Transfer RNA from Hellea sp., 74 nucleotides, folded computationally. It matches the Rfam family "tRNA". Rfam's curators write: Transfer RNA (tRNA) molecules are approximately 80 nucleotides in length. Model confidence (mean pLDDT): 81 of 100.
RNA sequence: GCGGGGAUAGCUCAAUUGGUUAGAGCCACCGGCUCAUAACCGGUUGGUUGGGGGUUCAAGUCCCUCUCCCCGUA
Repeated sequence: GCGGGGAUAGCUCAAUUGGUUAGAGCCACCGGCUCAUAACCGGUUGGUUGGGGGUUCAAGUCCCUCUCCCCGUA
């Protein structure tokens, strides 16, 4: 350089051939339980979906471009 895959919550990951509130677990916080801690149970907070642009009535999802990470290749 070329080809392929990936980037979504603090972390690990979902999201149905584009479809009407972007979720789960962990972490954190609050409460319950306990003499107390852990475990366990209930609840709450937390998102520019990597940046920019385009298509569409509607984009995490499709198209273009840039950045970063991983794999392959000479």